[in-house]
RNA sequence: AAAUUAUCAAGAAAGGACGAGGGAACAGACCCAUCGACUCCUUAGCAACCCUUAACACUCGUUAAGAAGGUGCUAAAUUCUGCCCAUUUAUUUGGGACAAGAUGAUAC
Numbered sequence: 001a002a003a004u005u006a007u008c009a010a011g012a013a014a015g016g017a018c019g020a021g022g023g024a025a026c027a028g029a030c031c032c033a034u035c036g037a038c039u040c041c042u043u044a045g046c047a048a049c050c051c052u053u054a055a056c057a058c059u060c061g062u063u064a065a066g067a068a069g070g071u072g073c074u075a076a077a078u079u080c081u082g083c084c085c086a087u088u089u090a091u092u093u094g095g096g097a098c099a100a101g102a103u104g105a106u107a108c
Base pairs, nucleotide, nucleotide: 003106004105005104006103007102008101013043014042015041016040017039021032022031023030026082027081028080029079044074045073046072049070050069051066052065053064054063055062056061078100083096084095085094086093
């Protein structure tokens, strides 16, 4: 890299370095950014996927509590739309799915 599976409207920032683009890709919209974004480093934090403990179940597991360790994350729903259905004067509003993506776990 590819595969399987779960989740993706909650939550959580300061300092330093750099210096021009950034928000995965295509199209459209919108937003962030020289009052320094994005990225990197340090510290702090959030969460609870792996994990720990207890109870129940004993095939899978369920519930509650926790946070030492492994990841992850800390603008906006995965920023929104793209397909389908309903609705609307409407390119309006609502619902659903697919694909793609991100993260974890498993296996190789």
Model confidence (mean pLDDT): 82 of 100.
The RNA shown here (SAM riboswitch aptamer (S box leader)) has 108 nucleotides and comes from Nonlabens sp.
The organism belongs to Nonlabens, within Bacteria.
The model forms 97% of the base pairs in the Rfam consensus.
Its Rfam family is "SAM riboswitch aptamer (S box leader)". Its family is annotated with regulation of gene expression in the Gene Ontology.
It was read from a public genome assembly, where an Rfam model found it.